[in-house]
RNA sequence: GCAUAUUCUCAGGGCGGGGCGCAAUUCCCCACCGGCGGUAUGUCCCGAUGGGAUAAGCCCGCGAGCGCAAGGGGUUUUCCCUUGGUCAGCAGAUCAGGUGCGAUGCCUGAGCCGACGGUCAUAGUCCGGAUGAAAGAGAAUAGUG
Numbered sequence: 001g002c003a004u005a006u007u008c009u010c011a012g013g014g015c016g017g018g019g020c021g022c023a024a025u026u027c028c029c030c031a032c033c034g035g036c037g038g039u040a041u042g043u044c045c046c047g048a049u050g051g052g053a054u055a056a057g058c059c060c061g062c063g064a065g066c067g068c069a070a071g072g073g074g075u076u077u078u079c080c081c082u083u084g085g086u087c088a089g090c091a092g093a094u095c096a097g098g099u100g101c102g103a104u105g106c107c108u109g110a111g112c113c114g115a116c117g118g119u120c121a122u123a124g125u126c127c128g129g130a131u132g133a134a135a136g137a138g139a140a141u142a143g144u145g
Base pairs, nucleotide, nucleotide: 002145003144004142005141006140007139008138009137010136016030017029018028019027031125032124033114034113035062036061037060038059042054043053044052045051046050057112058111065090066089067087068084069083070082071081072080073079094110095109096108097107098106116128117127118126
C1' cells in the first nucleotide's frame, strides 16, 4: 500500500406567476428539480513519454417503490404482516449541427423523462409509508492475509 473483518457516520432536489373552475401547488400556459457507481476528446492540478482530481437526469449498470413468489393472519373475493434481488415483469427519457483520430459525455440548438397510496379535480414538485430502507461514500479499529 492492497485485501479481509467488525463498528460507526453520512447518504435527494423541485410549483414562483397566470388561466378555467364550486373545487386543482394535481388540468392548461410559462416556471422549477435531477440519487449512487462506471465510462471521457471538457476543466483543473502535479514531481509530467506519465499520473491525479473532477465532469452524463435521458450511454452501461445500481437503488428505494410497484409487482411477483413463499409463509402467516384476518371481519375472506380483498386487506394486513413477514421473508425473498442470479424473481419473470414495471423501473423513465436524446436527437440535430459543430469540433475532433475518436463524442448519445464537449460547444450550439431543439427536445424528452420521472414508483406507489392519498386528495372537494388527474401530482416528478403537496401529504403519507419515511425519525424507514438503500445504491453507495467516508472514517476508526485489528494477536488477520